[in-house]
RNA sequence: GUCCUCGUAGCUCAGCAGGAUAGAGCACAAGUUUCCUAAACUUGGGGUCGCAGGUUCGAAUCCUGCCGAGGACG
Numbered sequence: 001g002u003c004c005u006c007g008u009a010g011c012u013c014a015g016c017a018g019g020a021u022a023g024a025g026c027a028c029a030a031g032u033u034u035c036c037u038a039a040a041c042u043u044g045g046g047g048u049c050g051c052a053g054g055u056u057c058g059a060a061u062c063c064u065g066c067c068g069a070g071g072a073c074g
Stems, first nucleotide, its partner, number of pairs: 001073007010026004019057001028044005050066005
């Protein structure tokens, strides 16, 4: 330098043949329970879906560029 894959909550990830109010587990906070802690149960907070444009009535999802991580070739 060329090509491929990936980037979504604090962490690990699902969703990606366009349309649901953006989700799960763990973690965190509060509550119930307990003498206390842990465990269990209930509830809750937390997101510019890497960034910027484009297409579309509508984009996490499609297209382009850039950034970052990993890989193949040279």